[in-house]
Formats: sequence, structure tokens, C1' cells
RNA sequence: UAAGAUAACCUCUAGGGUUCCGGUUCGAUGGAAUGUCUGGUCCGAGAGAGGUACGCUGUCUGGAACGAAUGGCUGAGGCCGAUUGGUGAAGGGUAGUUGCACGGCGGGAAAAAAGCCCGGGAGAC
Repeated sequence: UAAGAUAACCUCUAGGGUUCCGGUUCGAUGGAAUGUCUGGUCCGAGAGAGGUACGCUGUCUGGAACGAAUGGCUGAGGCCGAUUGGUGAAGGGUAGUUGCACGGCGGGAAAAAAGCCCGGGAGAC
């Protein structure tokens, strides 16, 4: 310098609007209006919190596979079973670790809006 991969999920909060509930106003009533109505349901953070997991490292376990020695068979190459010790995969347990992060305009959504999604984007340093 270039390329690739990854940044998960759950609970909650900041925040958000108004489908439903409730509130308020009007109405005899059916109902209508209202989010510049504190709220409940609802949506909800890459750069917010907590947790779980993936990943990485150490260690214990595990024992696939490989080759070696001894023995037997074969004309040879090699083959066979048993024993011994060597290297040691997958899997499992356990401990540790899991960084950094300035950021529009605009668009999207079957209630609507948002710090949601486009987006760790464009851009800046």
C1' cells in the first nucleotide's frame, strides 16, 4: 500500500412517537378530537449498561492417525497379530482474555417516530 474476514444474541436504559389502554376536552348517547398528555402496551442504541456465547491463549483430559523396536510368515517386496515405548488430531473440563471508535444531509418502516435500518456508510482526523 492492497485484499479478505469479523464486530452475535438476550435483558435493560437514554431516546421515540401515538396502533391499543388510560388521561384531557366536546357530546344526551353512539362517538369525535388531542402526544405542546406525566403514564402502561409498543419501537429502541456500532460508538450506552449488564449478561450469555463465538473467537484466541494456557492447562488437564482424551486418544483418531502416523511411524519405530521385538516376534511370526514370504524367494523378494512386504504382510500379520501381540507387546513396548514415541509423536499426537477431533471432542470434553477448567482458568484467563475479548481492543478502539468524531460522524452528517437524505431516504426507509403495514400505527408513527427515533440514537432503529441504509451505516463502524458519505465525510473528517

This is a predicted structure of a 125-nucleotide RNA (Guanidine-I riboswitch aptamer) from Elainella saxicola E1. Its Rfam family is "Guanidine-I riboswitch aptamer". About the family: This family represents a conserved RNA structure found upstream of the ykkC and yxkD genes in Bacillus subtilis and related genes in other bacteria. The prediction has a mean pLDDT of 81.